[in-house]
Context: one part of a larger RNA
RNA sequence: GAUUGAACGCUGGCGGCAUGCUUAACACAUGCAAGUUGAACGGCAGCAUGUAUCUUGACGCUUCGGUUGAAAGAUAUGAUGGCGAGUAGCGAACGGGUGAGUAACGCGUAGGGAUCUGCCUUAGAGCGGGGGACAACCCGAGGAAACUCGGGCUAAUACCGCAUAACGUAGCAAUACCAAAGUGUGCCUAUGCUUGCAUGCACACGCUCUAAGAGGAACCUGCGUCCGAUUAGCUAGUUGGUGGGGUAAAGGCCUACCAAGGCGACGAUCGGUAGCUGUUCUGAGAGGAAGAUCAGCCACACUGGGACUGAGACACGGCCCAGACUCCUACGGGAGGCAGCAGUGGGGAAUAUUGGACAAUGGGGGCAACCCUGAUCCAGCAAUGCCGCGUGUGUGAAGAAGGCCUGCGGGUUGUAAAGCACUUUCAGUCGCGAGGAAGGGUUCAUGUCGAAUAGGCAUGAGCAUUGACGUUAACGACAGAAGAAGCACCGGCUAACUCCGUGCCAGCAGCCGCGGUAAUACGGAGGGUGCGAGCGUUAAUC
Numbered sequence: 001g002a003u004u005g006a007a008c009g010c011u012g013g014c015g016g017c018a019u020g021c022u023u024a025a026c027a028c029a030u031g032c033a034a035g036u037u038g039a040a041c042g043g044c045a046g047c048a049u050g051u052a053u054c055u056u057g058a059c060g061c062u063u064c065g066g067u068u069g070a071a072a073g074a075u076a077u078g079a080u081g082g083c084g085a086g087u088a089g090c091g092a093a094c095g096g097g098u099g100a101g102u103a104a105c106g107c108g109u110a111g112g113g114a115u116c117u118g119c120c121u122u123a124g125a126g127c128g129g130g131g132g133a134c135a136a137c138c139c140g141a142g143g144a145a146a147c148u149c150g151g152g153c154u155a156a157u158a159c160c161g162c163a164u165a166a167c168g169u170a171g172c173a174a175u176a177c178c179a180a181a182g183u184g185u186g187c188c189u190a191u192g193c194u195u196g197c198a199u200g201c202a203c204a205c206g207c208u209c210u211a212a213g214a215g216g217a218a219c220c221u222g223c224g225u226c227c228g229a230u231u232a233g234c235u236a237g238u239u240g241g242u243g244g245g246g247u248a249a250a251g252g253c254c255u256a257c258c259a260a261g262g263c264g265a266c267g268a269u270c271g272g273u274a275g276c277u278g279u280u281c282u283g284a285g286a287g288g289a290a291g292a293u294c295a296g297c298c299a300c301a302c303u304g305g306g307a308c309u310g311a312g313a314c315a316c317g318g319c320c321c322a323g324a325c326u327c328c329u330a331c332g333g334g335a336g337g338c339a340g341c342a343g344u345g346g347g348g349a350a351u352a353u354u355g356g357a358c359a360a361u362g363g364g365g366g367c368a369a370c371c372c373u374g375a376u377c378c379a380g381c382a383a384u385g386c387c388g389c390g391u392g393u394g395u396g397a398a399g400a401a402g403g404c405c406u407g408c409g410g411g412u413u414g415u416a417a418a419g420c421a422c423u424u425u426c427a428g429u430c431g432c433g434a435g436g437a438a439g440g441g442u443u444c445a446u447g448u449c450g451a452a453u454a455g456g457c458a459u460g461a462g463c464a465u466u467g468a469c470g471u472u473a474a475c476g477a478c479a480g481a482a483g484a485a486g487c488a489c490c491g492g493c494u495a496a497c498u499c500c501g502u503g504c505c506a507g508c509a510g511c512c513g514c515g516g517u518a519a520u521a522c523g524g525a526g527g528g529u530g531c532g533a534g535c536g537u538u539a540a541u542c
Stems, first nucleotide, its partner, number of pairs: 001542004006538005013389006019382002021347001026345003030342003035090003040087002043083002047081003050077007060067002097300003106225007115217003120213007128162001130160002137152006168177003182205006191198003226272003233263003238260008275297004279290004302323005325336004353379001355378003361375001362373004392422004402413004426483001428478004436469001439465001441463009486531005491512003497526005507514002
């Protein structure tokens, strides 16, 4: 000099863009952070509608007996819109957090062959015919609760056989073996009948097997990857082979037997420290230091262990066991896991709101409408950083007053102020007002599939619409210099000097050093220098 996720002191007008627990991977109150599908299913608790029955019964009519029946209430009915709970499917393995562990094929880079792959894309083939259950529900029982148990009924795209079976799997071959599920909308031309509905037709979404791809995942290898020798020897599944097992897959990955190997001063082993990288800072570079934000990979989810489900996990907001801690309890037993977003306590020099919205981008589910989304987009707080703007402009010598200095003549503050003439950025008030909006809905037209004027898909047009931010940005109007300057330093290094006070005291100090009666070095004042919404100090790196 440059730099910082900084902190502290003094000061502080506005905006844009970034950034914000570096410490206790300490403990956590509360709310939210993963759901969705009724176009898979049986149903119907709640809401709404319709229908039926009953009750009350306005108005009107009336022969005063009644009649009509608006409206209200009750009951029944899954009939319709929908839908709590349940079965089932997909998702929950993504997204988000943290850096404890890890010196390792963890990461980086360059390769390899013995693998798997839901959804997606492109193709080929198929989708026939049956069965038995279990939830929900009903009945009963236990328990303080969490919840659990017994009996009975029932549906499915849940489950299980049968059939079919190759360019699939196994095998040298002969041969053997392996699957499936329907749902919605519309239509009645042909088929069936019940003549408006299907097991018929059309379209859409699905289902099963196979092949290829895309993207993803797993494994192996060469090289590189901090410090210590005051760590020199380490190793029995250890190194290799054979048989067997296991895995999606190669392999001591595991096991039995056999052999006695394998690693190491080119640093094994041990100990310490540490997530790695793209990058960031500095430097002319070579290097050195760092690894916040953002991006890629890895690891972890109260601590330790384990598997289940699944295409994918040995799973942050799943399960089981053990442990520590916290909470509930009727003492028998149960519940929990913020290193998600906010927030609290604690620790600390130190780090923010228990905010808004799904409008956009993206993700999950769904045919879709749509629902969910503390991802995300925004807003709030903080001069934490970078950048921009402002705090006025011109004129103005009687060089005013006051202050300070003085050799008492004056000098300086100083065109500075006042005065005069202007301007109005920003802030303030009022108004106007983009863009971020693409889509989705509905109607029509054309094309295409179709027997079709149903319906589906594609394109186009019309219509009514979708914005958290938001009192948006930008623009216009109004008023008035009006609301907006500090901090450090002035002995040398190092730009900037005098007076007063103090008297080796009080104090200063980065180094040299100042202070013991004229201190440009202490404290104050006037003046000056530097930077400026900042300026200094401390810490840290080059």
Small-subunit ribosomal RNA, 5' domain from an uncultured Gammaproteobacteria bacterium, 542 nucleotides, folded computationally. Its mean pLDDT, the model's own confidence on a scale to 100, is 87.